[in-house]
RNA sequence: CGGCAGGUAGGACCGGGGAGCUAGCCCUGCCCUACGCCUCAAAUGGGCUUCACGGAGGGGUCAGCAACCCCAGGGUGAGCGGGGGAAGCGGGGCCGUAAGACGCCGCGCCGUCCGUCGAGGGCUCGCCCCGCGGGGCUGGCGGUUGACCUGCGCCGCCCUCGUAGGGGGGCGGCGGGGCAUUCGCCGGGCGAACCUGGCCAGGCCCGGGAGGGAGCAACCUAAGUCUGGACGUUCAGCGCUCGCGGGAUCCGAGAAGGAGGAGGGCGGGGUGCCCCUGCGACCCCACCAGCCUGCGAUCCCGGGGAGCUGCCG
Numbered sequence: 001c002g003g004c005a006g007g008u009a010g011g012a013c014c015g016g017g018g019a020g021c022u023a024g025c026c027c028u029g030c031c032c033u034a035c036g037c038c039u040c041a042a043a044u045g046g047g048c049u050u051c052a053c054g055g056a057g058g059g060g061u062c063a064g065c066a067a068c069c070c071c072a073g074g075g076u077g078a079g080c081g082g083g084g085g086a087a088g089c090g091g092g093g094c095c096g097u098a099a100g101a102c103g104c105c106g107c108g109c110c111g112u113c114c115g116u117c118g119a120g121g122g123c124u125c126g127c128c129c130c131g132c133g134g135g136g137c138u139g140g141c142g143g144u145u146g147a148c149c150u151g152c153g154c155c156g157c158c159c160u161c162g163u164a165g166g167g168g169g170g171c172g173g174c175g176g177g178g179c180a181u182u183c184g185c186c187g188g189g190c191g192a193a194c195c196u197g198g199c200c201a202g203g204c205c206c207g208g209g210a211g212g213g214a215g216c217a218a219c220c221u222a223a224g225u226c227u228g229g230a231c232g233u234u235c236a237g238c239g240c241u242c243g244c245g246g247g248a249u250c251c252g253a254g255a256a257g258g259a260g261g262a263g264g265g266c267g268g269g270g271u272g273c274c275c276c277u278g279c280g281a282c283c284c285c286a287c288c289a290g291c292c293u294g295c296g297a298u299c300c301c302g303g304g305g306a307g308c309u310g311c312c313g
Base pairs, nucleotide, nucleotide: 001313002312003311004310005309006308011062012061013060014059015033016032017031018030023049024048025047026046027045037058038057039056040055069305070304071303073301074300075299079295080294081293082292083291088287090285091284092283093282095280096279097278099277100276102272103271104270105269107267108266109265110264112262113261114260123254124253125252126251128247129246130245131244132243133242134241135240136238137237138236139235140233141232142231145180146179148177149176152175153174154173155172156171157170158169159168160167161166185229186228187227188226189225190224197220198219204213205212206211
């Protein structure tokens, strides 16, 4: 160097790539290309660490000197990443334009309704609103002042007469009375254990008697309070009313007057306005072609590399 053979718990192969994930690598998922085993798990992930070119289980092929496996190169270039951004579409901003739309003012045409059983407009009145003044109603609130008399009563003090009860007089206070006055009055209910109103049965006290005295209850009455009415009210309110002045003119009525009046549709003109729609210019943003660049499947081209053992020559 060649031939034959071997193949274990050993080796190689049974696709590759892009983007993504990740500190990084492989895989599951996505995409491209090619088609070249099977099953199972894997995104709140699975297996790994620059020797990272998957994990678990099963199956197949090969060990061939080059068609297959490995390495690097040239061409091709699916696809993907980065850069860059024309035209265009989209979004936003800004400027212009009066084309549309919209507002206002004339004009024309069509049609409806009202009108000589009286149109529009003006006038008057009513209704309505405001102000001022008077009345009414409802509610609230309110109860005058004065002097006089007191031989009308009560209370307190003092003087005086009477051998009891009591009699006579004075002063002060409180009440009461009629009168006058006021809008400030009238009626009803309740209302005082005694001190503290009137009248006081019975009973009590003084007395020979006549008579007198104190006085409970009941009843009456005062202040007061409740209530009804009348009156007053400078307070409040009003489904009310009168007068004066002013306002408003939707609605109702009236007189004068005597021919128009009110909506609608369509067309056209003028004018105003960039809020909306349209058109034009500019600016910004997003998407994005050709283009530049990186990776790069596939196919083509040639190049290099490829283990061990036994026997024999």
Record summary: This is a predicted structure of a 313-nucleotide RNA (Archaeal signal recognition particle RNA) from a Candidatus Bathyarchaeota archaeon. NCBI's taxonomy places the organism under Archaea, Thermoproteati, Candidatus Bathyarchaeota. The model forms 94% of the base pairs in the Rfam consensus. Its Rfam family is "Archaeal signal recognition particle RNA". Rfam classes the family as a non-coding RNA gene. Rfam links the family to the GO terms signal recognition particle, plasma membrane targeting and SRP-dependent cotranslational protein targeting to membrane, signal sequence recognition. A reference for the family is Batey et al. (2000), "Crystal structure of the ribonucleoprotein core of the signal recognition particle", Science.